[in-house]
Context: one part of a larger RNA
RNA sequence: UGAGGGGGGCCCGCACAAGCGGAGGGAACAUGUGGUUUAAUUCGAUGAUACGGGAGGAACCUUUACCCGGGCUCAAACGGGACAGGGAAAGUUUUUGAAAGGAGGCUGUCCGCAAGGACCGGUCCCGAGGUGCUGCAUGGUUGUCGUCAGCUCGUGCCGUGAGGUGUCGGCUUAAGUGCCAUAACGAGCGCAACCCCCACCGACAGUUGCCAGCAGGCAAAGCUGGGGACUCUGUCGGGACUGCCGGCGCAAGCUGCGAGGAAGGCGGGGAUGACGUCAAAUCAGCACGGCCCUUACGUCCGGGGCGACACACGUGUUACAAUGGCAGGCACAGAGAGAAGCCACCCCGCAAGGGGGAGCGGAACUUGAAAUCCUGUCUCAGUUCGGAUCGGAGUCUGCAACCCGACACCGUGAAGCUGGAUUCGCUAGUAAUCGCGCAUCAGCCAUGGCGCGGUGAAUACGUUCCCGGGCCUUGCACA
Numbered sequence: 001u002g003a004g005g006g007g008g009g010c011c012c013g014c015a016c017a018a019g020c021g022g023a024g025g026g027a028a029c030a031u032g033u034g035g036u037u038u039a040a041u042u043c044g045a046u047g048a049u050a051c052g053g054g055a056g057g058a059a060c061c062u063u064u065a066c067c068c069g070g071g072c073u074c075a076a077a078c079g080g081g082a083c084a085g086g087g088a089a090a091g092u093u094u095u096u097g098a099a100a101g102g103a104g105g106c107u108g109u110c111c112g113c114a115a116g117g118a119c120c121g122g123u124c125c126c127g128a129g130g131u132g133c134u135g136c137a138u139g140g141u142u143g144u145c146g147u148c149a150g151c152u153c154g155u156g157c158c159g160u161g162a163g164g165u166g167u168c169g170g171c172u173u174a175a176g177u178g179c180c181a182u183a184a185c186g187a188g189c190g191c192a193a194c195c196c197c198c199a200c201c202g203a204c205a206g207u208u209g210c211c212a213g214c215a216g217g218c219a220a221a222g223c224u225g226g227g228g229a230c231u232c233u234g235u236c237g238g239g240a241c242u243g244c245c246g247g248c249g250c251a252a253g254c255u256g257c258g259a260g261g262a263a264g265g266c267g268g269g270g271a272u273g274a275c276g277u278c279a280a281a282u283c284a285g286c287a288c289g290g291c292c293c294u295u296a297c298g299u300c301c302g303g304g305g306c307g308a309c310a311c312a313c314g315u316g317u318u319a320c321a322a323u324g325g326c327a328g329g330c331a332c333a334g335a336g337a338g339a340a341g342c343c344a345c346c347c348c349g350c351a352a353g354g355g356g357g358a359g360c361g362g363a364a365c366u367u368g369a370a371a372u373c374c375u376g377u378c379u380c381a382g383u384u385c386g387g388a389u390c391g392g393a394g395u396c397u398g399c400a401a402c403c404c405g406a407c408a409c410c411g412u413g414a415a416g417c418u419g420g421a422u423u424c425g426c427u428a429g430u431a432a433u434c435g436c437g438c439a440u441c442a443g444c445c446a447u448g449g450c451g452c453g454g455u456g457a458a459u460a461c462g463u464u465c466c467c468g469g470g471c472c473u474u475g476c477a478c479a
């Protein structure tokens, strides 16, 4: 000087408490992991910071990397050189084979007078190729402490020196935020602000959006003329700064169901992550040093595996019901996507879907919800709860759904009566609950991920305690 203390002081954080309320831990299933198994179940990630994470799509294919089998060896792809050769290239076809690959046939007959060139395959050579190893050789990127308020420098001053001071103290703040004080005075990286979205207003613009007034028009309808008022869309501005008032304070600032205001004291959300820590993660995104393989540790193909299943754990979904299930009636979003696409509407089918078929590269078409509300039924039961599992007969995608897809119909109807110790999330348009969309994508194992809106709470006395963190201070078994 640091680190650490079941030392002290001060202070934060859904850290506790309050509450919720809900959820996990019990059940079934989905998914990841461990383990076991296997010819292979490819690899990596492992407290917090691994485990619906790499994977934003494993039937074949796959930057599939694994196993079995069949092939190739200048090679699957790319560049260059030498030699000898060819009825150019290319197209098509037969045969063998699971395919890859092998063996043939037919058509075709390039440019140039020629030499030669282009192209093709052959032999040799130089580069190849490797998801082989090392993340403890690395770059780049990332997680985490932590959006915590810290981490440092120049000069000066103090100390023999390591170093200290500044950065301490008082007050204040979300903040090393600021004020006061001060052997320090300044400065940098962080904080804040500048950026984006949301909330209010104005100007400009007015189609595909809108419809107040005018005219036309309908069963109904911005449907038509027209209009820019309004909504909205979109660009540019304004607006909030403790600016004003009262109280407290030297000040910074704090405080007031104070005014005005759409918004009030950081208005809400996002982006933004200091010096560094964990030899943290990644050589399998990529790059790269070294090492290793070179008729294989490279590469092509067929099939299998990554989907195994006595078990154990994590993350989720669905439930156990009446604030409910089922049937019928009725209404209202936002944000997105769409051409090998989204598909109105009509017909067929109980349905998944099929057949026709308009519109839309889209403020124009697809375009429509679910909770909720109303009516009826069920009447507390393993049930009209719950839907696993299995049987049957289907639809769709795709070369192909046996291993191993999703969906629909009929039947079957399992466990489950609210879950031990214990654990998790959340402070407001939040939790909870309800549906909708998108990426990847032929299809889909999505209950995942990322977004969007609908309905919409409870509680916070407080900081003693648990966890993590910040500042000051203290003692020393540590460095």
Base pairs, nucleotide, nucleotide: 001479002478005474007473008472009471010470011469012468013467015463016462019426020425022424023423024422027318028317029316030315031314032313033312034311035309036308043054066304067303068302069301070300071299072298078127079126080125081124082123083122085120086119090107091106092105093104094103095102096101110117111116129293130292132291133290134289138287139286140282141281142280143278145276150189151188152187153186154185155184156165157164158163169180170179171178195270196269197268198267200238201237202236203235204234205233206232210227211226214225215224216223241264244258245256246255247254248253307445320419324378325377326376327375328374329373337366338365341360342359345356346355347354348353385416390411391410392409394407395406396405432455433454434453435452436451437450438449

The part of an RNA shown here (small-subunit ribosomal RNA, 3' major domain) has 479 nucleotides and comes from an uncultured bacterium.